[in-house]
Molecule: transfer RNA
Organism: Planctomycetota bacterium
RNA sequence: CGGGGCGUAGCGCAGCUUGGUAGCGCGGUUGCUUUGGGAGCAACAGGUCGCAGGUUCAAAUCCUGUCGCCCCGACCA
Numbered sequence: 001c002g003g004g005g006c007g008u009a010g011c012g013c014a015g016c017u018u019g020g021u022a023g024c025g026c027g028g029u030u031g032c033u034u035u036g037g038g039a040g041c042a043a044c045a046g047g048u049c050g051c052a053g054g055u056u057c058a059a060a061u062c063c064u065g066u067c068g069c070c071c072c073g074a075c076c077a
C1' cells in the first nucleotide's frame, strides 16, 4: 500500500441478506422465600447500534467517507 472480517447494554453475542423505532444469556438493583451462606421466584434499571454524512415517511439494516482492532497478501529492511 491492497484485499477481507469485526465494532450493538458492564461482559459474551443475535438481529442486517428481505428497512418498520433493538433483543438473548451472564452480570447489576429491588422485593419475596430461607436463621444465614448459597439458591430459587418476581419485577426493574441499563444501549447516540464505532463516528460523520446521504437515501427514505421510516436506517443497527441500504449507500459514501472516516476511526479502531484482527487476518491475509505485496513492498522495504
Stems, first nucleotide, its partner, number of pairs: 001073007010026004020057001028044006050066005